[in-house]
RNA sequence: CUCUUAUCGCGAGCGGCUGAGGGACUGGCCCAAUGACGCCCGGCAACCGGCCAUGUGCAGUGGUGCCAAAUCCAGCGGGGGAAACCCCGGCAGAUGAGAG
Repeated sequence: CUCUUAUCGCGAGCGGCUGAGGGACUGGCCCAAUGACGCCCGGCAACCGGCCAUGUGCAGUGGUGCCAAAUCCAGCGGGGGAAACCCCGGCAGAUGAGAG
C1' cells in the first nucleotide's frame, strides 16, 4: 500500500505543558487567545489477548483504539413530501483482527 471481515446515534477531566490553527478530502457548518490542535497525566470502551469454562460471562495487568458535535452534515443512487425536510442503500473515511 492492497484485499477480507467486524464495528462506527452509547461512553470518557472544571488537571498540567504549549501557543495557532483544528474538525481526513471538497462544500457547508462548527471548535479556537474565555487557549482550540498537539503532548503528558487522567479517563472511556472492550476489537485482539487473558481468565473461568461457553456466555447476553469475568477482570481491565498486556497490544491497539477512543475521549466537541451521528463518522458534525452532505458529497453517488433511490423513496416520501407542495416545500422545508425526512427515510433507505452505497461511496469515501476511521479503528480492530486476519491475509498478501
Predicted 3D model of a 100-nucleotide RNA (SAM riboswitch aptamer (S box leader)) from a Selenomonadales bacterium.
The organism belongs to Selenomonadales, within Bacteria.
Model confidence (mean pLDDT): 86 of 100.